The RNA shown here (transfer RNA) has 73 nucleotides and comes from Candidatus Gottesmanbacteria bacterium RIFCSPLOWO2_01_FULL_39_12b. The coordinates come from a structure-prediction model, not an experiment, and the mean pLDDT is 81. The sequence was found in a public genome assembly. Lineage of the source: Bacteria > Bacteria candidate phyla > Candidatus Gottesmaniibacteriota. Rfam family: tRNA. Rfam links the family to the GO term triplet codon-amino acid adaptor activity.
RNA sequence: CGGGGAUUAGCUCAGUUGGUAGAGCGCACGGUUCGGGAUCGUGAGGCCGUGAGUUCAAAUCUCACAUCCCCGA
Numbered sequence: 001c002g003g004g005g006a007u008u009a010g011c012u013c014a015g016u017u018g019g020u021a022g023a024g025c026g027c028a029c030g031g032u033u034c035g036g037g038a039u040c041g042u043g044a045g046g047c048c049g050u051g052a053g054u055u056c057a058a059a060u061c062u063c064a065c066a067u068c069c070c071c072g073a
Base pairs, nucleotide, nucleotide: 001072002071003070004069005068006067007066010025011024012023013022019056027043028042029041030040031039049065050064051063052062053061
């Protein structure tokens, strides 16, 4: 320098043809227990890396940039 991939909750990851986002673990509270663990219930927590464009509507499509990973030179 060229090509490809990833970026979504504290962590690991889903999100099928565009229609205002979920799971597991973790966390908080409560039940069960003398208590803990385990288990059950409830809840908090993200506007989807940043900016712009297309559209009635964008995590999803397009472009630029940023960070990380892989391949090639």